[in-house]
RNAcentral holds the sequence, with entries from ENA. Predicted 3D model of a 71-nucleotide RNA (transfer RNA) from a Candidatus Micrarchaeia archaeon. Its Rfam family is "tRNA". It is annotated as a transfer RNA.

RNA sequence: GCCACGAUUGUCUAGUGGCAGGAUGGCGGGCUGUGGCCCCGCAGGCGUGGGUUCGAUUCCCACUCGUGGCC
Numbered sequence: 001g002c003c004a005c006g007a008u009u010g011u012c013u014a015g016u017g018g019c020a021g022g023a024u025g026g027c028g029g030g031c032u033g034u035g036g037c038c039c040c041g042c043a044g045g046c047g048u049g050g051g052u053u054c055g056a057u058u059c060c061c062a063c064u065c066g067u068g069g070c071c
Stems, first nucleotide, its partner, number of pairs: 001070007010024004018054001026042005047063005
C1' cells in the first nucleotide's frame, strides 16, 4: 500500500429501512428481624462526517480506531 470483517449504555450482546430489545451492573421500591436470594420499577447506548430516502442503527461513500490476511 491492498483486501476482508468489525465499532450499539459501565460491561457482554440482539436487531437490519418506521418506538433500539435482552443479560449483567447502577439507583429506587417490595419481601425479610437485618442482609442475601427473589419480585417490580427507573435511568443509561447506535464511532465521525457526508449522500440516498417521506423516514437510516440498518443502504452507499469517505475518514478514525480495532482484528485478520496479502505484498

Model confidence (mean pLDDT): 81 of 100.